RNA sequence: GCGCCCGUAGCUCAGCUGGAUAGAGUAACGGACUUCGAAUCCGCAGGUCGUACGUUCGAGUCGUACCGGGCGCA
Numbered sequence: 001g002c003g004c005c006c007g008u009a010g011c012u013c014a015g016c017u018g019g020a021u022a023g024a025g026u027a028a029c030g031g032a033c034u035u036c037g038a039a040u041c042c043g044c045a046g047g048u049c050g051u052a053c054g055u056u057c058g059a060g061u062c063g064u065a066c067c068g069g070g071c072g073c074a
Stems, first nucleotide, its partner, number of pairs: 001073007010026004019057001029043004050066005
């Protein structure tokens, strides 16, 4: 340099053929329980969906460029 794949919550990941209020687990926080913790249970919060532009009535999802990471070829 070229090709392919990935980027969604602090972390690990779902998200179908473009249409629901963007979700789960875990961590953190608050509470219950406990002599105190751990475990368990309940609750709350946490998101520019990598960035920008485009297509569309509508984009996490499609297209282009760029950024970051991984693999392969040279």